Context: one part of a larger RNA
Molecule: small-subunit ribosomal RNA, 5' domain
Organism: metagenome
RNA sequence: GGAUGAACGCUGGCGGUAUGCUUAACACAUGCAAGUCGAACGGGAUCUUAGGAUCUAGUGGCGGACGGGUGAGUAACGCGUGAGAAUCUGGCUUCAGGUCGGGGACAACAGUUGGAAACGACUGCUAAUACCGGAUGUGCCGAAAGGUGAAAGAUUUAUUGCCUGAAGAUGAGCUCGCGUCUGAUUAGCUAGUUGGUAGUGUAAGAGACUACCAAGGCGACGAUCAGUAGCUGGUCUGAGAGGAUGAUCAGCCACACUGGGACUGAGACACGGCCCAGACUCCUACGGGAGGCAGCAGUGGGGAAUUUUCCGCAAUGGGCGAAAGCCUGACGGAGCAAUACCGCGUGAGGGAGGAAGGCUCUUGGGUCGUAAACCUCUUUUCUCAGGGAAGAAAAAAUGACGGUACCUGAGGAAUAAGCAUCGGCUAACUCCGUGCCAGCAGCCGCGGUAAUACGGAGGAUGCAAGCGUUAUCC
Numbered sequence: 001g002g003a004u005g006a007a008c009g010c011u012g013g014c015g016g017u018a019u020g021c022u023u024a025a026c027a028c029a030u031g032c033a034a035g036u037c038g039a040a041c042g043g044g045a046u047c048u049u050a051g052g053a054u055c056u057a058g059u060g061g062c063g064g065a066c067g068g069g070u071g072a073g074u075a076a077c078g079c080g081u082g083a084g085a086a087u088c089u090g091g092c093u094u095c096a097g098g099u100c101g102g103g104g105a106c107a108a109c110a111g112u113u114g115g116a117a118a119c120g121a122c123u124g125c126u127a128a129u130a131c132c133g134g135a136u137g138u139g140c141c142g143a144a145a146g147g148u149g150a151a152a153g154a155u156u157u158a159u160u161g162c163c164u165g166a167a168g169a170u171g172a173g174c175u176c177g178c179g180u181c182u183g184a185u186u187a188g189c190u191a192g193u194u195g196g197u198a199g200u201g202u203a204a205g206a207g208a209c210u211a212c213c214a215a216g217g218c219g220a221c222g223a224u225c226a227g228u229a230g231c232u233g234g235u236c237u238g239a240g241a242g243g244a245u246g247a248u249c250a251g252c253c254a255c256a257c258u259g260g261g262a263c264u265g266a267g268a269c270a271c272g273g274c275c276c277a278g279a280c281u282c283c284u285a286c287g288g289g290a291g292g293c294a295g296c297a298g299u300g301g302g303g304a305a306u307u308u309u310c311c312g313c314a315a316u317g318g319g320c321g322a323a324a325g326c327c328u329g330a331c332g333g334a335g336c337a338a339u340a341c342c343g344c345g346u347g348a349g350g351g352a353g354g355a356a357g358g359c360u361c362u363u364g365g366g367u368c369g370u371a372a373a374c375c376u377c378u379u380u381u382c383u384c385a386g387g388g389a390a391g392a393a394a395a396a397a398u399g400a401c402g403g404u405a406c407c408u409g410a411g412g413a414a415u416a417a418g419c420a421u422c423g424g425c426u427a428a429c430u431c432c433g434u435g436c437c438a439g440c441a442g443c444c445g446c447g448g449u450a451a452u453a454c455g456g457a458g459g460a461u462g463c464a465a466g467c468g469u470u471a472u473c474c
Base pairs, nucleotide, nucleotide: 001474002473003472004471006470007469008468009467010466013344014343015342016341017340018339019337020336021302026300027299028298030297031296032295035062036061037060040059041058043056044055045054046053047052069255070254071253078180079179080178081177082176083175084174087172088171092168093167094166095165096164097163098162099161100134102132103131109124110123111122112121113120114119139148140147141146153160154159155158181227182226183225188218189217190216193215194214195213196212197211198210199209200208230252231251232250233249234245235244236243237242257278258277259276260275261274280291281290282289283288308334310333311332312331316330317328318327319326320325347377348376349375350374357368358367359366360365382411383410384409385408386407387406391401418463419462420461421460422459423444424443425442429458430457431456432455433454439446440445
């Protein structure tokens, strides 16, 4: 000098664009953040022009594995990069074939009943795109014979579903080469350890696991241990090499009160799912139950320090649906904060008896200073009034932002300047006060009676809606 997710002190007019718990992965009141489908199904309720329409607890389907948050753990195939083979892939696209014929239940509902509640229990009835056989079957297994093995309908009659197979796309799992912080005041580490055979297991390779056999495997090219840490694209700095860093945005990973486990599913070992244990909080009739903000707001706490319990689904995107549409704290916006960057303004021209006043002074003067007053203008800003968007795709309708941006008119210089410094480094000097006191200070150093270094004043210098200080990096 540059930089910052900054903080503190003094000060503070406006706009645009960004950013905003770096600390306690501390605990959380309250509200919202994931639903949707009646064109799968039976029932119920309401309305009815008796045609039907609307709403829906339950069964069923799809989605809650995305989106959003955080960085605790992790020195690892976690990440980056480049290769690879032994895999799966819902929805989407293309192609081929099929969708025949049966059955028995369980919710809802009705009845009885337990419990304070959460939530149940028993009996009976019932539908389906829920469930289960049969048939067929290009598939799969097998050398062959043979074995095995699917389906579902709905409505507005034009579609849309369902099943099987093949291919694509996308997504995901796995393996390997190279790279990836510090410490040797950590030198030896390892028994499923290293390899083989046979199996189990998985979507798939594998000591991943099991049995048996062999005795291997790693290590000064730093194993093991310990400490620290999410990684990257990037960001800051620097002429570069490098150094530091990993907020916002984007990719990957990991986590979801702590630890463990599986279920369902194309996909999870699942933030707002389930089970168990633990800590904590709450309810209780003491028998038993409920909860998980590292989602958006918000509260307490910690801290030098970080915002509204806002508006809207209008746009973009997502889920469901044939659609209308519903949901969406994703997102789009508004609010708060000079937190940062950028831009604008606080007036312009003229104006010397160089006014008054302040400061200084050798009493002549000098300086603040064309500065002011005064004259002539202008209206960026500001106030008021009128008009008023684009963003809407998709014929019409549909805008949270927002009566916002912007435009026009009127008014009046009107509404708007501070902060630090002035001994040298380092741009900028005098007076008064103080008297090694009070104090200053980044370094050198100032202050003990003429202090340009302390405090005040006048003046000056620098930057400016900021200025200085502190912290950190280059």